[in-house]
RNA sequence: GGGCGCGUAGCUCAGCUGGCGAGAGCGCCGCCCUUACAAGGCGGAGGUCCCAGGUUCGAGUCCUGGCGCGCCCA
Numbered sequence: 001g002g003g004c005g006c007g008u009a010g011c012u013c014a015g016c017u018g019g020c021g022a023g024a025g026c027g028c029c030g031c032c033c034u035u036a037c038a039a040g041g042c043g044g045a046g047g048u049c050c051c052a053g054g055u056u057c058g059a060g061u062c063c064u065g066g067c068g069c070g071c072c073c074a
Base pairs, nucleotide, nucleotide: 001073002072003071004070005069006068007067010026011025012024013023019057028044029043030042031041032040050066051065052064053063054062
């Protein structure tokens, strides 16, 4: 330098063929339970869906460029 894959909550990841309002598990916070802790139950907070453009009535999803990480080739 070229090709491919990935980038979504603090972490690990879903999100099928674009479709009313972005999710799960773990973690975190509060309450219940307990003498107390853990487990368990109930509730809650937390997101620039990597960035910038484009297409579209509508983009996490499609297109273009860029950035970062990984693998392969040179």
The RNA shown here (transfer RNA) has 74 nucleotides and comes from a candidate division WOR-3 bacterium. Its mean pLDDT, the model's own confidence on a scale to 100, is 82. The sequence was found in a public genome assembly. Rfam family: tRNA. It is annotated as a transfer RNA. Rfam's curators write: Transfer RNA (tRNA) molecules are approximately 80 nucleotides in length.